The prediction has a mean pLDDT of 75. This is a predicted complex of two RNAs, RNase P RNA and transfer RNA, with 440 nucleotides together. Rfam match: Bacterial RNase P class A. It is annotated as a ribozyme.

[in-house]
């Protein structure tokens, strides 16, 4: 120079001029209606609604099961199924780097189809081996067929079949016995831990998968959500059912209410308006120090960034920035064109879509010096 | 804008870890003088991606599309 990884940052700028909505000041006043200055108005993902929460009511608490969820260390947080740095085991790339999964199968039930003898209290299809008996070849002996008994080593079958090599034994085979590794305790070094080990000792060794299959083990979990709730205003029409009720699926406890009370089920009436809602005080933001490998943590200075209710946050115009492409080969000129996409109570997080630009920093490749 | 349910040939509906099944439409042929009936064949499907398994329509995860609820 190419070509590839990661990590951070942005998410078109600046003017005018017109409009639209919030607030704050002045006036006028019909007190939301006029006018006039000042300020501020849409994201990284505002989405999916997939997880934690704050806050809020059921509610006055308390405890059991039952149901949900999560699961490898270690640490960060207000918590999470989140993030950070790491083991083991896999997978893609030459490599930087990227993914997936990781309690527990020696507590127990369950599945593992076809295909194989035979898939777990495991088995005998080819074949080996020893025996009796019959047939064929002149005899030993071979070859065949047939029972009895050993054997499961060698070979087929499948995703997966009674550890591997090798040597030795054997009627012929086998951890049957030996060495060596595989597997399983129990110790020693190192790490905080998961683990790691080129370190010692013991055992012949529970056949293998499957827990995003039941279940066990340990931790957490009460519901329902801002259209959740508090208040005011207006209108009406009740009736009937139970005896108890007072947060869930269900149970117990404690306390409180109670026939004018709770619970419910038919009918009927309203849908207005104020808070909640943001020009708020925050698990809140920005700088900077210190500590940490990094997530973050503490200290210290600074600062407040839409709030609407059929729902604003916008339109022209000109310049300049990016990206294409053309004249021309340079300072130029001229045309297009800029992705996914729009708040509704807020905040941490995950996952999807998605034009490009800009730095660091690693890895790889070519030439040249 | 929040909360739940669902997705199988053109339709309905089966199948709950082991070969994707009927019906009713299309289409071919048969029977009838011609059409209907009827009778035989015959096409077509698990919404898309990823993961767990030997093995997925079914088990788990994301995305896309329909549907009901709330004042």
């Nucleotide at each position: 120079g190419g070509a590839g990884g990661u990590u951070u940052u942005c998410a078109g700028g600046c003017a005018a001029u017109c409009g639209u909505u919030c607030u704050c000041c002045c006036g006028a006043u019909u007190u939301u209606u006029c006018g006039g200055g000042g300020g501020g108005a849409a994201g990284g993902a505002a989405a999916g609604u997939c997880c934690g929460a704050a806050c809020a009511c059921c509610u006055a608490c308390g405890a059991g099961u039952a149901c949900u969820g999560u699961a490898c260390u270690u640490c960060c947080u207000a918590a999470c199924g989140g993030g950070a740095a790491g083991a083991u085991c896999u997978c893609a790339g030459c490599a930087a780097u990227g993914g997936g999964a990781u309690a527990g199968a020696a507590a127990g039930u369950g599945c593992c189809a076809c295909a194989g003898a035979a898939a777990a209290c495991a088995g005998a299809c080819u074949u080996c081996c020893a025996c009796c008996a019959g047939u064929g070849c002149g005899g030993a002996g071979c070859a065949u067929u047939g029972g009895u008994g050993g054997u499961a080593a060698c070979g087929g079958u499948g995703a997966a079949a009674a550890g591997g090599u090798g040597a030795g034994g054997u009627a012929a085979g086998a951890g049957c016995u030996c060495a060596c590794c595989g597997c399983c305790c129990c110790g020693g070094u190192g790490g905080u831990g998961a683990c790691a080990u080129u370190c010692g000792g013991g055992g012949g060794c529970a056949g293998g998968g499957u827990a995003a299959a039941c279940c066990u083990u340990a931790c957490a979990g009460g519901g329902u959500g801002c259209a959740a709730g508090u208040u005011c205003a207006c209108g009406c029409a009740g009736g009937u059912u139970g005896u108890g009720c007072g947060c869930c699926a269900c149970u117990c406890g404690u306390c409180g209410c109670u026939a004018u009370a709770c619970a419910g089920c038919c009918g009927g009436g309203u849908a207005g308006a104020a808070c909640g809602c943001a020009u708020a005080a925050g698990a809140u933001c920005u700088c900077a120090a210190u500590g940490g490998c990094a997530a973050c943590a503490u200290u210290g200075a600074g600062g407040c960034a839409a709030g609407a209710u059929a729902a604003a946050u916008g339109a022209u115009u000109g310049c300049c920035a990016c990206c294409c492409g053309u004249c021309a080969g340079a300072u130029g000129a001229u045309g297009g064109a800029c992705a996914c996409a729009g708040a509704a109570u807020u905040c941490g997080g995950c996952u999807u879509a998605u034009c490009g630009a800009a730095a660091a920093c690693c890895u790889u490749u070519a030439a040249a010096a | 804008u929040g909360c739940c349910c669902g997705g199988u040939c053109g339709u309905c509906u089966a199948a709950u870890g082991g070969c994707a099944g009927g019906a009713c439409a299309g289409c071919u042929g048969g029977u009838u003088u011609u059409g209907g009936u009827c009778c035989a064949g015959u096409c077509a499907g698990u919404g898309g991606g990823g993961g767990u398994u030997c093995g997925a329509a079914u088990c788990c995860u994301c995305c896309c599309c329909g549907g009901g609820c709330a004042a």